[in-house]
């Protein structure tokens, strides 16, 4: 200084139930462990995930209502990767 053990002592909590928010990804609370050495925070950047609004476009007597489709993120994930920041414990090497 680097790694990070069948070590200890704390931690955190998928997937799934309810309840709740939300147009939807998804959020929160609680119950419950697959994992987690930063699965502690920030949310920059890049993946992904949705698609309300909005634009087109198509049925439509129709510049209307309705219905569809395709693009869209200002929404969403940080437990999908990278970056920033802070930090218990400490065998062996």
């Nucleotide at each position: 200084a680097a790694u990070g053990a069948u070590a200890a002592a704390g931690g955190c909590a998928a997937a799934c139930u309810u309840a709740u928010c939300g147009a939807a990804a998804g959020g929160u609370a609680a119950g419950g462990a697959c994992g987690c050495a930063a699965a502690g925070c920030c949310u920059u950047g890049g993946g992904u995930c949705u698609a309300a609004c909005g634009u087109u476009c198509u049925g439509g007597a129709a510049a209307a209502a309705c219905a569809g489709a395709a693009c869209c993120a200002u929404g969403a994930u940080u437990g999908c990767c990278a970056g920033g920041u802070u930090g218990c414990c400490g065998a062996a090497u």
c-di-GMP-I-GGC riboswitch aptamer from Peribacillus glennii, 93 nucleotides, folded computationally. The prediction has a mean pLDDT of 83.